[in-house]
RNA sequence: GGAGAGGUGUCCGAGUGGUUGAAGGUGCCAGACUCGAAAUCUGGUGAGGGUUCACGCCCUCCGAGGGUUCGAAUCCCUCCCUCUCCGCCA
Numbered sequence: 001g002g003a004g005a006g007g008u009g010u011c012c013g014a015g016u017g018g019u020u021g022a023a024g025g026u027g028c029c030a031g032a033c034u035c036g037a038a039a040u041c042u043g044g045u046g047a048g049g050g051u052u053c054a055c056g057c058c059c060u061c062c063g064a065g066g067g068u069u070c071g072a073a074u075c076c077c078u079c080c081c082u083c084u085c086c087g088c089c090a
Stems, first nucleotide, its partner, number of pairs: 001086007011025002018070001027045006046061006063079005
């Protein structure tokens, strides 16, 4: 350089254009159980901004930026990055 696959919360990973800001698992936190742990069970758990004494509430965000659409993580374009195969140089 050519072809292909991919980028989603701590990590893995699902995701028909329409209650998915995000299933499920893992990790973490709290609780239950236990003499105490482990295991198991239950609940919670992304980031930024605004607001509130607080609890909460609202807005935006699915690699970055645009576009299509009433509506985009999902479709299209450009760019960035990762992986696989092929090719070239060393």